[in-house]
Order: sequence, then C1' cells, then structure tokens
RNA sequence: GCACGUGAUCUGCCUAAUCCACGCAGUCAGGAGGCGUGGAACCGGGGACCCAAAAGCCCUGAUUUUUCUGGGCUAGGGGUGAAUCAACGCCAAUGCGUUGUAGGGCGAACUUCCACGCCCGAACCCGUCAGCUAACCCGGUCGGCAUUGGUGGAAGACACA
Repeated sequence: GCACGUGAUCUGCCUAAUCCACGCAGUCAGGAGGCGUGGAACCGGGGACCCAAAAGCCCUGAUUUUUCUGGGCUAGGGGUGAAUCAACGCCAAUGCGUUGUAGGGCGAACUUCCACGCCCGAACCCGUCAGCUAACCCGGUCGGCAUUGGUGGAAGACACA
C1' cells in the first nucleotide's frame, strides 16, 4: 500500500415498524444505549343501515307452482405483504428448477414526470369463520441491508441571498 473480516458511530435504503418528554439504574461526570411511564405519529384486523352477495347434492316441513325454513354430506374460505399468474422440465405428489409476468424497490437534501441502468417478484398466519361498513372493539411499531462512491433531463417546493 492492497484485499478480506469484525466492532462502533455517522449517513443512506427496504418495511407501518418512528418521534418527543419525564423518571430509574449505571458512570468521577457526560454522551450513546438499557428499563419504566406518558404522549404523538404511522400501520393492520374485527365490526351496522344501505349496497352487494346467496357453492353443489340429499332429506324433512310449508306451498297450486315458483319458492322458503330446518338438518346432513361434499368441498372450502380468509388475512398480512409488491410478491400474482403462465409455459416448460424433473418428480408419485407436496415440491424443485428455468424462462417470463401482474405488481414492487433503488439510483443520495425533498416531491412528481420522462429516459437509462440495477434488483425483488418471498415468507408467514387464521382454522370451516370474517363482503363493504359509521359508532365501537382489538392488535403492531419487528427485522434485514449498503459504503467514500453515488445516472441524467424537466417542473415544483424548500432553503439561501
């Protein structure tokens, strides 16, 4: 000097997953951090009228028919999330792989549009049950990454003068 790795901090990114105040412990003291309390903000679920919707089969009762009530059986159905669908191949199948794709993210002070480039296109949960849904009720604020270098153009906002 270079490469790789680890720890801390700053900065930045995905995500709702953040911010503020006070107190406590610790310290010589302080900062960051930890714990507790409270507040704010953001996010998700359940939940009326109206509207929408009404699985198939069998049995029973009512009924002129249509149809309606009750019961049983067969499947199911739904949620968070951008993460859905298709073709082909392997496989007994669950599944796995490849190529695309609905859709989503990033390119550095912020927003939008355009161009270009690089990526993701998962995972999990409920348990036969949930449409929308005011009031109301319940829950979450995790986790994972990047490095000195940050692609341009237009408009706007903010800031500065």